[in-house]
Description: Predicted 3D model of a 73-nucleotide RNA (transfer RNA) from Topomyia yanbarensis. It matches the Rfam family "tRNA". The source organism's lineage runs through Eukaryota, Opisthokonta, Bilateria, Aparaglossata and Topomyia.
RNA sequence: UCCUCGAUGGCGAAGUGGUUAACGCACCCAACUAUAGACUGGGAGAUUGCAGGUUCGAUUCCUGCUUGAGGAC
Numbered sequence: 001u002c003c004u005c006g007a008u009g010g011c012g013a014a015g016u017g018g019u020u021a022a023c024g025c026a027c028c029c030a031a032c033u034a035u036a037g038a039c040u041g042g043g044a045g046a047u048u049g050c051a052g053g054u055u056c057g058a059u060u061c062c063u064g065c066u067u068g069a070g071g072a073c
Base pairs, nucleotide, nucleotide: 001072002071003070004069005068006067007066010025011024012023018056027043028042029041030040049065050064051063052062053061
């Protein structure tokens, strides 16, 4: 320098153009318990890496950049 793949709540992780972006762990509240844990019920938390473009509509498609992993010379 070039090629491939990734970036989505605190962490992990789904979502191949259309209602409110799932789910698990963690966190908060309640119930249970002498207390805690476990179990059960409920709740909050994401402007989807950044900036543009296409489209009626973008987490999704296109371009550039940043960053991580792997590969080629």